RNA sequence: AAUGAACGUUGGCGGCGUGGAUUAGGCAUGCAAGUCGCGCGAGAAGCUCCCUUCGGGGAGUGGACAGCGGCGAAAGGGAGAGUAACGCGUGGAUUACCUACCCUCGGGUUCGGGAUAGCGGCGGGAAACUGCAGGUAAUACCGAAUGACGUCUCCGGACUAAAGGUGCGAUUCCGCCUGGGGAUGGGUCCGCGUCCUAUUAGCUUGUUGGUGGGGUAACGGCCUACCAAGGCAAAGAUGGGUACCGGGUGUGAGAGCAUGGCCCGGCUCACUGGGACUGAGACACUGCCCAGACACCUACGGGUGGCUGCAGUCGAGAAUCUUCGGCAAUGGGCGCAAGCCUGACCGAGCGACGCCGCGUGCGGGAUGAAGGCCCUCGGGUUGUAAACCGCUGUCAGAGGGGAUGAAAUGCCGGUAGGCUAUCCUACCGGUUUGACAAAUCCUCAGAGGAAGUACGGGCUAAGUUCGUGCCAGCAGCCGCGGUAAGACGAACCGUACAAACGUUAUUCGGAAUCACUGGGCUUAAAGGGUGCGUAGGCGGCCCGGAAAGUUGGGUGUGAAAUCCCUCGGCUCAACCGGGGAACUGCGCCCAAAACUGUCGCGCUAGAGAGAGACAGAGGUGAGCGGAACUCGCGGUGGGGCGGUGAAAUGCGUUGAUAUCGCGGGGAACACCGGUGGCGAAAGCGGCUCACUGGGUCUCUUCUGACGCUGAGGUACGAAAGCUAGGGGAGCGAACGGGAUUAGAUACCCCGGUAGUCCUAGCUGUAAACGAUGAGCACUUGGUCGGAGGACCUUCCACAGUCUUCCGGCCGUAGCGAAAGUGUUAAGUGCUCCGCCUGGGGAGUAUGGUCGCAAGGCUGAAACUCAAAGGAAUUGACGGGGGCUCACACAAGCGGUGGAGGAUGUGGCUUAAUUCGAGGCUACGCGAAGAACCUUAUCCUGGUCUUGACAUGUGCGGAUUAACCCCGUGAAAGCGGGGCCACGCCCUUUGGGUGGAACGUGCACAGGUGCUGCAUGGCUGUCGUCAGCUCGUGUCGUGAGAUGUCGGGUUAAGUCCCUUAACGAGCGAAACCCUUGUCACUAGUUGCCAGCGAGUAAUGUCGGGGACUCUAGUGAGACUGCCGGUGUUAAACCGGAGGAAGGUGGGGAUGACGUCAAGUCCUCAUGGCCUUUAUGUCUAGGGCUGCACACGUCCUACAAUGGCACGCACAAAGGGAAGCAACCCCGCGAGGGCAAGCAAAUCCCAGAAAUCGUGCCCCAGUUCGGAUUGCAGGCUGCAACUCGCCUGCAUGAAGCCGGAAUCGCUAGUAAUCGUGGGUCAGCAUACCACGGUGAAUGUGUUCCUGAGCCUUGUACACACCGCCCGUCAAGCCACGAAAGUGGGGAGCGUCCGAAGUCGCUGAGGUAACCCUUAGGGGAGCUAAGCGCCGAAGAUGAACUCCGCGAUUGGGACU
Repeated sequence: AAUGAACGUUGGCGGCGUGGAUUAGGCAUGCAAGUCGCGCGAGAAGCUCCCUUCGGGGAGUGGACAGCGGCGAAAGGGAGAGUAACGCGUGGAUUACCUACCCUCGGGUUCGGGAUAGCGGCGGGAAACUGCAGGUAAUACCGAAUGACGUCUCCGGACUAAAGGUGCGAUUCCGCCUGGGGAUGGGUCCGCGUCCUAUUAGCUUGUUGGUGGGGUAACGGCCUACCAAGGCAAAGAUGGGUACCGGGUGUGAGAGCAUGGCCCGGCUCACUGGGACUGAGACACUGCCCAGACACCUACGGGUGGCUGCAGUCGAGAAUCUUCGGCAAUGGGCGCAAGCCUGACCGAGCGACGCCGCGUGCGGGAUGAAGGCCCUCGGGUUGUAAACCGCUGUCAGAGGGGAUGAAAUGCCGGUAGGCUAUCCUACCGGUUUGACAAAUCCUCAGAGGAAGUACGGGCUAAGUUCGUGCCAGCAGCCGCGGUAAGACGAACCGUACAAACGUUAUUCGGAAUCACUGGGCUUAAAGGGUGCGUAGGCGGCCCGGAAAGUUGGGUGUGAAAUCCCUCGGCUCAACCGGGGAACUGCGCCCAAAACUGUCGCGCUAGAGAGAGACAGAGGUGAGCGGAACUCGCGGUGGGGCGGUGAAAUGCGUUGAUAUCGCGGGGAACACCGGUGGCGAAAGCGGCUCACUGGGUCUCUUCUGACGCUGAGGUACGAAAGCUAGGGGAGCGAACGGGAUUAGAUACCCCGGUAGUCCUAGCUGUAAACGAUGAGCACUUGGUCGGAGGACCUUCCACAGUCUUCCGGCCGUAGCGAAAGUGUUAAGUGCUCCGCCUGGGGAGUAUGGUCGCAAGGCUGAAACUCAAAGGAAUUGACGGGGGCUCACACAAGCGGUGGAGGAUGUGGCUUAAUUCGAGGCUACGCGAAGAACCUUAUCCUGGUCUUGACAUGUGCGGAUUAACCCCGUGAAAGCGGGGCCACGCCCUUUGGGUGGAACGUGCACAGGUGCUGCAUGGCUGUCGUCAGCUCGUGUCGUGAGAUGUCGGGUUAAGUCCCUUAACGAGCGAAACCCUUGUCACUAGUUGCCAGCGAGUAAUGUCGGGGACUCUAGUGAGACUGCCGGUGUUAAACCGGAGGAAGGUGGGGAUGACGUCAAGUCCUCAUGGCCUUUAUGUCUAGGGCUGCACACGUCCUACAAUGGCACGCACAAAGGGAAGCAACCCCGCGAGGGCAAGCAAAUCCCAGAAAUCGUGCCCCAGUUCGGAUUGCAGGCUGCAACUCGCCUGCAUGAAGCCGGAAUCGCUAGUAAUCGUGGGUCAGCAUACCACGGUGAAUGUGUUCCUGAGCCUUGUACACACCGCCCGUCAAGCCACGAAAGUGGGGAGCGUCCGAAGUCGCUGAGGUAACCCUUAGGGGAGCUAAGCGCCGAAGAUGAACUCCGCGAUUGGGACU
């Protein structure tokens, strides 16, 4: 885009079309084929007249029903079952034919005869129907005559016709007979075209041909007898499936593809099967006979029927109409005609089924109304839309008029012509005919009666809100939906189309996705394993002939309709009419001769032959050889050997292994050996001989296109395997044993059968690969190897140049999706063959075929998925590689894991044990400190409700707030009482008014309620790892690459060099702080060398700035210098100097990003939830609960120690609700008093380890300190749950810790103490500070992590990935299966209806002949017989479909 459509929602009018696609299933009822009295006889009712015994009868008219006869009924109408065919289409043939009615021409129409329906009579039968005898007519039937221009013929001849009617009247009108011609319609034959299937490959006996005969309208095996053995087929016979064919129709740019409804042409069918009759024509839709199925009637004896005609009905179905009107028109049949008949046809009805047209109003109208929807609350939108004002009158409605489809025929009258005419022709006037439709016009009323459907994520025009919460649902594909859905549902709004709009189904297109036009096959699906070769296809150069293909011209045909163009008719259009073009085809004629084919004569460039030479693992057979191995025998020898990652099994004192000698055996041929050679491929490797295939080079002697490819076919064809017979050393499936392992039907080891080897056969497959078929030609190059030849060099040799063939590598153009390929093409062309058409199912099933088997070849479908796949890219990953780094390992030191305790977490418990954090990156974490408070929807209770807190506002009134008091209560709270205010203004001293507050309302507050997966901010981690990017350029179809790679170097993408890259940014570094050295400046509270004063003593004082120190400013370090290495570089190594040396140490500083990492309980915030509660206040309890498990720590287990005594040396901090000296009291914690200090001044404050001395003497101890008891202290409203400290007493576990695991590279680890924050109090935690002060490593194999390069990838949620198979279960389709049910098409046999044909015909017999009139004959016929023959029965096979216990694999979940 389309449709004979259907379904859903909706539906105003008209025109033109169209409508049983399924069950060629069954049908009630009515109608659909009759007509002619001018062919024939007979003649009812009715009417008129007459007679009448009133029953009726007669005559006339009339013409019904039926019959004989003629014509028609073979057309028209319906359907598409069958048919793959001369059925159809197209073009021819018919000297091989027919044709009623019609036209034309010629001739004729004479004389006779006998019957039979109807009818009346008698019967049978339920009916349908039918019998007997009687009589009758014809345009029915028959005989004779006449005959040819007819037919047959032996060419002499023979045979053959007729009907009348009308009318007063017929040679004349209508008929009849015969012949010729025509027209029309048909029959038959032929060329070409006409679906799928080879998992149908052979078919055929009347088959193919001939002869004779028969038959037909006609040719013919059409039929028959005989003879011959043919005929068809890979260009697809035969079989199977499906199907009416064409004009056309739909689509498409076309070529095509699909289709054949309506209309037209042809064919076929008429309940199913068979058959003939009649006829011009049928083997006959509404005729006949037979058989069958079905249905109906029946008196059970027997009959009847055929809607695939028009309507209609049932059934089945998603689905397809009225039991209508009329012959008015067109057409048909009959008739002289009038006319009759006509479900053909013309019309109407029903159905939006299709196409086309029209309408549902038009103009104005902004307070942009109300309502709806959204909202940032400002508004926006619906929307000029409505209302309202003005106007119009299509369609529909009502009333009235009304063109046209109608012109003929007929009849009446008239005129003219045809010799005559009853007939014909032409013309004039009058008259007759409309089923149905109704254009159009006039009048009336009134915007009145007339809009929906689908869609709105992208494709694809058109979006917002709410609801829902992977639910409900949507979906053509991709895909939406798991609490902010433009995708579901609804609303509003919008978009598209519009009396329709969507959906479904189907066809074509897009699809170059079967590729003729117009595709491919290295890796995506796809080259046969390789030769030879049949058919076929294709084929070198020159000349000539003919003209099949080809080309041009002419001509016939290509029906009409349709399509196209044009003109015209309906108001337009759809629709219809006229004309033209076209119908790309086929036939015939003429012409041309380039090309192809064909015929003929030649040629040598293709191909082949010949001669000479050469290389080679080419093949087959036979013989020979050495090394190794193994076995046997013998010698030596004496304990192991062998094997592995390590072992064991195994062998060995019966003497192994090792070694020597001899002998046997089988298999394979080291070195040479090579991207070397040969072969068609498979493949071929010691040497020699014999036989043998192919190739190359040179000469250019010969043949003269002999060529290429190759469906089928045939030969060869690795390994494994099979059969038979040999052989068997080594190796070695299966198998046994030993190991390994969770297991180990494996990898490793020890053995070992088949096999491997030979001979003769079979098998016929491989990643049979260059994943690349064969041949020919053309198209820049370089280089290497192998086999030849020629030239040059005086010769030889080497080298060089040229050339032929073979084998490789690199690369130009080109090609290619890219990788790549590239004269050995995957380039450019030609020829031929094979193969492909999404993945899975599946190379499976089934069938066939081959094979001894294994199995091979050929080779599907159902079902299922939306992918499967190729090449390349970026990442990520690897029990891949390379380089490098890190307390990563190693080397060390000290720990954890064991004990007791502290603390956090899990679990358990509980009324509650609030919440969060969960590998590293949660767990002494949020929490820098839970007795109350803190503290939370934690729990048990008790309260308040504009609220504990904020802002605004209405009202109230001066009551109140604050303060004081009382009651109640656990408190909060509740209830009650007392008391006074404040500012401003007018001031009349009354008051008015205002702010804060209060009470009462309204807005609102509040929430540590949920969502960290809606978020901001902040933070952790990879990781202080060295990375992450950009601009321009270049390369690539592109993703992307390059830069950023490579060589060095660095802690570093740090720097240097190279370089299609050149630069730049964020990171690294530097800048900042601190510490280490020095200088300068400044000296108080710090310092004190020198001077002075003073003390028992002390920088205590005067003073001083030297020093320390303080805290400000500077200097200093930069690979700067030297040597070496390195590329003259960057840099590295060593050295000097220096306080410090290569980043001096430490800190702050954290790229692009990752983990939907953490946090809604810091804060902020969207959405949701809550509002006398999830808010607020309050008492008590809980967060501290304890069979247990884990993390992080503390203290220890002791002698490098413990205890006691004595004596040294810090740094950094803190201090006013504070730090607190001295002194006094207390064993002590602490208490009392109290100086000083907002601090370089005073205080905390005693540093400790260390050092010295003494004791302890290896012990659960003078170690260790848990636990517990008693007595105290401190803080605080309050230490019961639940604080810390002190003294005395008690004195647990623990004697260095399994598997495993952590930290640390120097002022570090370890160890020692000190301070601070939090804090009323509480520190083994955290954050800082200093003291003492090591060991080890200078490596990168391994573990972990990281960086760069490279490689593989089927991963991309990225290896915690992906993914395979069994098993369990469900479901789906398929295969097999003992069998079983049904269909189809034949075959054999039996039986055999109707019927044609043949024979017989004794029965019957009007026409003709003979007759003696009795009959006989001729002919015909009933009946019988025979051949054939449908249906039926039966048998053996074939084929298709279904069911089938069980079973097999497959798909999905």